A computed fold for a 477-nucleotide part of an RNA from a metagenome, annotated as small-subunit ribosomal RNA, 3' major domain. Rfam family: Bacterial small subunit ribosomal RNA.

Context: one part of a larger RNA
RNA sequence: UGACGGGGGCCCGCACAAGCGGUGGAGCAUGUGGUUUAAUUCGAUGCAGCGCGAAGAACCUUACCUGGGCUUGAAGUGCAGUCGCAAUCCCGAGAAAUCGGGACCUCCUUCGGGACGGCUGUAGAGGUGCUGCAUGGCUGUCGUCAGCUCGUGCCGUGAGGUGUUGGGUUAAGCCCCGCAACGAGCGCAACCCUUGCCCUUAGUUGCCAUCAGAUAAUGCUGGGCACUCUAGGGGGACUGCCCCGAAUAACGGGGAGGAAGGUGGGGAUGACGUCAAGUCCUCAUGGCCCUUACGUCCAGGGCUACACACGUGCUACAAUGGUCGGUACAGAGAGCGGCGAAGGGGUGACCUGGAGCUAAUCUCCUAAAGCCGGUCGUAGUCCGGAUUGGGGUCUGCAACUCGACUCCGUGAAGUCGGAAUCGCUAGUAAUCGCGAAUCAGCAUUGUCGCGGUGAAUACGUUCCCGGGCCUCGUACA
Numbered sequence: 001u002g003a004c005g006g007g008g009g010c011c012c013g014c015a016c017a018a019g020c021g022g023u024g025g026a027g028c029a030u031g032u033g034g035u036u037u038a039a040u041u042c043g044a045u046g047c048a049g050c051g052c053g054a055a056g057a058a059c060c061u062u063a064c065c066u067g068g069g070c071u072u073g074a075a076g077u078g079c080a081g082u083c084g085c086a087a088u089c090c091c092g093a094g095a096a097a098u099c100g101g102g103a104c105c106u107c108c109u110u111c112g113g114g115a116c117g118g119c120u121g122u123a124g125a126g127g128u129g130c131u132g133c134a135u136g137g138c139u140g141u142c143g144u145c146a147g148c149u150c151g152u153g154c155c156g157u158g159a160g161g162u163g164u165u166g167g168g169u170u171a172a173g174c175c176c177c178g179c180a181a182c183g184a185g186c187g188c189a190a191c192c193c194u195u196g197c198c199c200u201u202a203g204u205u206g207c208c209a210u211c212a213g214a215u216a217a218u219g220c221u222g223g224g225c226a227c228u229c230u231a232g233g234g235g236g237a238c239u240g241c242c243c244c245g246a247a248u249a250a251c252g253g254g255g256a257g258g259a260a261g262g263u264g265g266g267g268a269u270g271a272c273g274u275c276a277a278g279u280c281c282u283c284a285u286g287g288c289c290c291u292u293a294c295g296u297c298c299a300g301g302g303c304u305a306c307a308c309a310c311g312u313g314c315u316a317c318a319a320u321g322g323u324c325g326g327u328a329c330a331g332a333g334a335g336c337g338g339c340g341a342a343g344g345g346g347u348g349a350c351c352u353g354g355a356g357c358u359a360a361u362c363u364c365c366u367a368a369a370g371c372c373g374g375u376c377g378u379a380g381u382c383c384g385g386a387u388u389g390g391g392g393u394c395u396g397c398a399a400c401u402c403g404a405c406u407c408c409g410u411g412a413a414g415u416c417g418g419a420a421u422c423g424c425u426a427g428u429a430a431u432c433g434c435g436a437a438u439c440a441g442c443a444u445u446g447u448c449g450c451g452g453u454g455a456a457u458a459c460g461u462u463c464c465c466g467g468g469c470c471u472c473g474u475a476c477a
Base pairs, nucleotide, nucleotide: 001477002476003474004473005472007471008470009469010468011467012466013465015461016460019424020423021422022421023420026315027314028313029312030311031310032309033308034306035305042053043052064301065300066299067298068297069296070295077123078122079121080120081119082118083117084116088103089102090101091100092099093098106115107114108113126290127289129288130287131286135284136283137279138278139277140275142273147186148185149184150183151182152181153162154161155160166177167176168175192267193266194265195264197235198234199233200232201231202230203229206225207224208223211222212221213220238261241255242254243253244252245251317417321376322375323374324373325372326371327370333364334363335362338357339356343352344351345350383414388409389408390407391406392405393404394403430453431452432451433450434449435448436447
C1' cells in the first nucleotide's frame, strides 16, 4: 500500500421487510449430468454452465459411427510435360460416390502459340486435429458500481502519501465550503435515438369537417388538406418563478403555472482493472501433430438412446371457470423462387382459384382477453389434456428410425404442491393475443419484438446477500 475481520461508523441496491405472482408436487417440452451405445460429434460447469454456442439435426447441416471409394486430392495458386478435351445426354454395374461403353468433338491465332479443360510430375494443398495456460479479435462478470489515474508542487531515507481526506449535499469523485496543494485526463452528467405536449412545412398511397354526386352499404367519386396521421424543421423544463429550511453556499421541502418538474419515461453508451473467466468449432494466428490419412467423396446410421438426477419453461388442477351463439377495439412487422383477396369444394388440416401488390395503395389480417345472452353446479366433472387406435392434409428425392398439422375414438397424472427457492416498485407485476428472424417443412412451449386489459405494497434499514467511502486491528500478500 492492499486484502481480510462472526471490528466500528456512514450510505446504497427488489438486498431484506411490506405486497403480488410463481418454481419445488403432476403431465409434457427443452437443456444438462449420468448411464447406455458402433457412434450417441464438440464446446459451455457456483453466482457469470444447464430453451447456452444452435435465428430451425429427416438427407444436407455434421464435425461422430459403420461400410464402400479417392490420393496433387472436394476447392485454390505457381511451374514443366502431354492431350483436345471437358461439360451434357444415352446404356450397363452399383446403396451412392464412382467405374465401363457409346453419342458429342470448343474458341482466338501473327501458326510460334494463347484461352479453357483433362491427365502426369512437382512446389505445395487440406485438417471443426492439440494447446484459449503461447496469442489477436470478440464476449461474460464485478457494474451503469463511482470510481481509476496523471503533471507540477509539498511531505517522507524509502515503499509511498498528499491531491482523492474533512463539513455538507447528490443518482454520481455531481456540486458547495474548507484544506500544501494547484490543475488535468479516463469515467459521471450532457451531446445521440425513442416516447409524452405545441407550432410550422408538405398532402399521396393517408384523412373527410364543409359542398356536390352515386350506392343495398362503404372516402366510393368530384372536391378539399380543416382534423387524424405520416416525416422533416422548430419550440418546450432551466430549480426559471414564489415560500420555508440550510452556512448569504451547494442543496433540500412545499407551491404556482404547465402536456410534462426537479435525471419526465425508455434505450444506446460499460473507466483503470479482476477472474491465466469463455471462445484455436465464427474468423485470424505462433508452436506441435496427421499427409494412400487426423485429408476428401458417398450411402446408411447417430447427434432424437433411457433405470434415474437437476435446471429452464409450457399446460393444468377449474365457476374471477369450461363450452355454445352474437358483438367491439390494436400496435409493430413481413412479402416477387414471395404475400396471396374474392369466389368454389371439404367437418377440418387443406385443395382449387388466381385478382391485387416490389407495398401509408395489395396481401398476410377475423386480434384475443373484453362485452351481451344460453348452458354446466363442485363432480376427477361438459375440469384437465398426457397416452394410444384409426382415417387424412402439407412440405420435401425421401417423413421407418425421426416432421408439423387435422378429424373421429381413447381419455392418464393432476383437487394448488415438503424443506427450500425465484421475479417484480407502474403502464411495472399479472394476464391476453399478434408479428418477425432462422426456415423447403418444422417453436404450440424457445428467442427477439408489438400492442390490449391492468393491480397490490414499501413502516423501515435490526437482520440475510452484494457494493461504495472513512476508520481500527493483523503473525496474510